RNA sequence: GGUGCCUUGGCUCAGUUGGUAGAGCACAUCGUUCACAUCGAUGGGGUCACUGGUUCGAGUCCAGUAGGCACCA
Numbered sequence: 001g002g003u004g005c006c007u008u009g010g011c012u013c014a015g016u017u018g019g020u021a022g023a024g025c026a027c028a029u030c031g032u033u034c035a036c037a038u039c040g041a042u043g044g045g046g047u048c049a050c051u052g053g054u055u056c057g058a059g060u061c062c063a064g065u066a067g068g069c070a071c072c073a
Base pairs, nucleotide, nucleotide: 001072002071003070004069005068006067007066010025011024012023013022019056027043028042029041030040031039049065050064051063052062053061
């Protein structure tokens, strides 16, 4: 230098054919306990890496940029 893949709550990851962003863990509150843990209930938290484009509509499609991984040279 080239090619491919990945980037989504604090962490690990889903998200189908483009049509209202989700789960588990974590966190907060409440219940349970003498207390802690466990368990149960409720709740908060996301410009979907960034910039543009296509579209009535983009996490999803296209282009570029950045970071990571692998391979080729």
The RNA shown here (transfer RNA) has 73 nucleotides and comes from a Clostridia bacterium. It matches the Rfam family "tRNA". Its family is annotated with triplet codon-amino acid adaptor activity in the Gene Ontology. It is annotated as a transfer RNA. Rfam describes the family as follows. Transfer RNA (tRNA) molecules are approximately 80 nucleotides in length. The source organism's lineage runs through Bacteria, Bacillati, Bacillota and Clostridia. Its mean pLDDT, the model's own confidence on a scale to 100, is 81.